A computed fold for a 73-nucleotide RNA from a Lentisphaeria bacterium, annotated as transfer RNA.
The organism belongs to Lentisphaeria, within Bacteria.
The coordinates come from a structure-prediction model, not an experiment, and the mean pLDDT is 80.
Rfam family: tRNA. By type it is a transfer RNA.
RNA sequence: GCCCCGGUAGCUCAGAGGAUAGAGCAGCUGCCUUCUAAGCAGUUGGUCACAGGUUCGAUUCCUGUCCGGGGUA
Numbered sequence: 001g002c003c004c005c006g007g008u009a010g011c012u013c014a015g016a017g018g019a020u021a022g023a024g025c026a027g028c029u030g031c032c033u034u035c036u037a038a039g040c041a042g043u044u045g046g047u048c049a050c051a052g053g054u055u056c057g058a059u060u061c062c063u064g065u066c067c068g069g070g071g072u073a
Stems, first nucleotide, its partner, number of pairs: 001072007010025004018056001027043005049065005
C1' cells in the first nucleotide's frame, strides 16, 4: 500500500430503515445492617467516531476521513 472486521452510556456489548436507542456491570438515592459487604427497590448517564450523500424518515444503507484490531507482499 491493498483486503477484512470494529468504533453506540464510565466499562463490556445488543440494536442492521420508523418504538421514547437498550441490557449487564459501575455510579447515585433509599431500605436492610451496630458498621461494611451482600441482598432488595428506585434512579442518573448517549454529538450512536467525524463530515457529506440516499430516503418522507438513518445508530442502521452509500462515499470520504480519523482511530483500533487482524490478514497479505